This is a predicted structure of a 78-nucleotide RNA (c-di-GMP-I riboswitch aptamer) from a Helicobacteraceae bacterium.
Rfam family: c-di-GMP-I riboswitch aptamer. From the family's description: GEMM was predicted in a large-scale screen for bacterial structured RNA regulatory elements.
It was read from a public genome assembly, where an Rfam model found it.
Lineage of the source: Bacteria > Pseudomonadati > Epsilonproteobacteria > Campylobacterales > Helicobacteraceae.
Its mean pLDDT, the model's own confidence on a scale to 100, is 78.

RNA sequence: AAAAAAACGUGCCAAACUUGUUGUGAAGCAAGGACGGAAAGCUAUGGGUCUUUGAUAAGAGAUCGCCAGGUUGCAAUA
Numbered sequence: 001a002a003a004a005a006a007a008c009g010u011g012c013c014a015a016a017c018u019u020g021u022u023g024u025g026a027a028g029c030a031a032g033g034a035c036g037g038a039a040a041g042c043u044a045u046g047g048g049u050c051u052u053u054g055a056u057a058a059g060a061g062a063u064c065g066c067c068a069g070g071u072u073g074c075a076a077u078a
Stems, first nucleotide, its partner, number of pairs: 012037002017032006035065001041071003045068003048063006
C1' cells in the first nucleotide's frame, strides 16, 4: 500500500418504474421502489427547458434531482 474477514456503531433524502389520485397539459400528491445525492432542505428572484391561451404582441402555469442567486440546517477545523 492492497485485499479479505470479524466486531461495534449506523441516520437523512429518494431517480427511473409500478399502483392510486388531481390537472386540458407540463406535472403534482400518496404508497411501493432505489438511480443517485453532503444540502437531491426551503425559495420561481434571474436564466434555461417544458405545458397552455393565443397570435406576429402579450399572458397564465410547470420544473429547485437543469444552472445560478437568496436563505436555513448538519459535520469537521479554527